A computed fold for a 528-nucleotide part of an RNA from a Thermoguttaceae bacterium, annotated as small-subunit ribosomal RNA, 5' domain. Its Rfam family is "Bacterial small subunit ribosomal RNA". Gene Ontology terms of the family: structural constituent of ribosome and ribosome. The source organism's lineage runs through Bacteria, Planctomycetota, Planctomycetia, Pirellulales and Thermoguttaceae. Its mean pLDDT, the model's own confidence on a scale to 100, is 82.
Context: one part of a larger RNA
RNA sequence: GAAUGAACGUUGGCGGCGUGGAUUAGGCAUGCAAGUCGAGCGAGAAUCUGUUAAUUGAAGCUUCGGUGGAUUUUAAUGGAGGACAGCGGCGAACGGGAGAGUAACGCGUGGAGUACCUGCCCUUGGGACCGGGAUAGCUGCGGGAAACUGCAGGUAAUACCGGAUAACAUCUGCGGAUCAAAUGGUGUGAUUCCGCCCAAGGAUGGUUCCGCGUCCUAUUAGCUUGUUGGUGGGGUAAUGGCCUACCAAGGCUACGAUGGGUACCGGGUGUGAGAGCAUGACCCGGCUCACUGGGACUGAGACACUGCCCAGACACCUACGGGUGGCUGCAGUCGAGAAUCUUCGGCAAUGGACGAAAGUCUGACCGAGCGACGCCGCGUGUGGGAUGAAGGCCUUCGGGUUGUAAACCACUGUCAGUUGGGAGGAAAUCCUAUGGGGCUAUCCCUAUAGGUUGACCCAUCUUCAGAGGAAGUGCGGGCUAAGUUCGUGCCAGCAGCCGCGGUAAGACGAACCGCACAAACGUUAUUC
Numbered sequence: 001g002a003a004u005g006a007a008c009g010u011u012g013g014c015g016g017c018g019u020g021g022a023u024u025a026g027g028c029a030u031g032c033a034a035g036u037c038g039a040g041c042g043a044g045a046a047u048c049u050g051u052u053a054a055u056u057g058a059a060g061c062u063u064c065g066g067u068g069g070a071u072u073u074u075a076a077u078g079g080a081g082g083a084c085a086g087c088g089g090c091g092a093a094c095g096g097g098a099g100a101g102u103a104a105c106g107c108g109u110g111g112a113g114u115a116c117c118u119g120c121c122c123u124u125g126g127g128a129c130c131g132g133g134a135u136a137g138c139u140g141c142g143g144g145a146a147a148c149u150g151c152a153g154g155u156a157a158u159a160c161c162g163g164a165u166a167a168c169a170u171c172u173g174c175g176g177a178u179c180a181a182a183u184g185g186u187g188u189g190a191u192u193c194c195g196c197c198c199a200a201g202g203a204u205g206g207u208u209c210c211g212c213g214u215c216c217u218a219u220u221a222g223c224u225u226g227u228u229g230g231u232g233g234g235g236u237a238a239u240g241g242c243c244u245a246c247c248a249a250g251g252c253u254a255c256g257a258u259g260g261g262u263a264c265c266g267g268g269u270g271u272g273a274g275a276g277c278a279u280g281a282c283c284c285g286g287c288u289c290a291c292u293g294g295g296a297c298u299g300a301g302a303c304a305c306u307g308c309c310c311a312g313a314c315a316c317c318u319a320c321g322g323g324u325g326g327c328u329g330c331a332g333u334c335g336a337g338a339a340u341c342u343u344c345g346g347c348a349a350u351g352g353a354c355g356a357a358a359g360u361c362u363g364a365c366c367g368a369g370c371g372a373c374g375c376c377g378c379g380u381g382u383g384g385g386a387u388g389a390a391g392g393c394c395u396u397c398g399g400g401u402u403g404u405a406a407a408c409c410a411c412u413g414u415c416a417g418u419u420g421g422g423a424g425g426a427a428a429u430c431c432u433a434u435g436g437g438g439c440u441a442u443c444c445c446u447a448u449a450g451g452u453u454g455a456c457c458c459a460u461c462u463u464c465a466g467a468g469g470a471a472g473u474g475c476g477g478g479c480u481a482a483g484u485u486c487g488u489g490c491c492a493g494c495a496g497c498c499g500c501g502g503u504a505a506g507a508c509g510a511a512c513c514g515c516a517c518a519a520a521c522g523u524u525a526u527u528c
Stems, first nucleotide, its partner, number of pairs: 001528004006524005013378006019371002026334003030331003035090003040087002047080008060067002097289003106214008116206002121202007129163004138153006169178003184194002215261003222252003227249008264286004268279004291312005314325004342368001344367003350364001351362004381411004391402004415469001417464001420461002424457002430451009472517005477498003483512005493500002
């Protein structure tokens, strides 16, 4: 000098773009963060309504006996309605967070897989025949404080199961053997739209292996028994001591094994002329973790952050028998700390899940809020104005300086304030109307016109007013730009280094003046 996720002190007008828990991977109240599909299935509450029956009995009429039937309530049954819950499908393995662990094929880079998997998506070729028994919801009867749960009855499916069919699939001793489905949904109508099953290919995503690279320590020198290799077997999507039985006795190491310490890695970032050194916040890619430890289940995919089981610590509820929980998601709270924000708005855009679609969900995301935390931009006026006012400070008492600075005169109108307009971020989707094309078609493509969608930002134009609302901080002995007076008297104090201060201090404190930078200026810490 440059830099920082900074902090502290003094000060502080506006805007744009960024950025903000670095410490206790410490504990967490509360709300939200993953649902969706009724065009897979059965059932169906509230409410509205039609009919029938019973009930109640107003007005009117009345010979006072009644008549009359509006209205009220209940039940049965039909229709509309569609809540809550359930079965089923897909999703929940993405997205979001953190860096504890890890010195490792973890990461980076380049290869290999004749040793592998891949839901949804695309392409191609085939297929979908005949049957069956359950179960939740529901009803009835219970248990329990609760969480939850038992028994009986009965019901549906694109849930589940059996048989048939069987190749360009699998196995094979080459003779043969084995394996599937929902003709379901919408609809008047399906080979055609959406789905189902088998096979092949693609795409995407993943898995495994290998070469090379990847911090400090020898005041760590030897380490290893599933250890190193082989055979048989098991296991996996798949290779392999991955596991197991047997056999052999190997394997690594001064080119640093083993042990210890520290640490996620890379693209990058800072600095530097470069080489290098330091670093890994934000953003992107990979890895790992989800209260701590262990385990599997489901599934195309997990050994699964807001799934399950076991153990532990902690916290909460309890009727003491027993239960419940996991913010390293977004906000927020306590604690520790020098230190790090709102319990905000919206799905309008982009993206995702589900759905035929309308749409629903989305603390991803888009926005707003707070913080001079950083970078950048703008402003705090402009011109004139000397008998050089007053005041301050200095003085050789003549004056000098503050200083065109102010006052005063003439202007301007940025920003902020105020008034009224207003582009764009919106393209789609969807609806309506009219056409065209695709062999038929409920489907698809396409053209035109009209309509529909903004949380937030408001660009920009404009009305009004008026210099009005907007300057500080550090320093002034040398390094190093900028000095005088007074106070103090080795005291009080300063200080990055040299060093100042013991009675004339340009170095302490104050005043005036000056220098530097400026909405900032200094200090501290750290890197080059």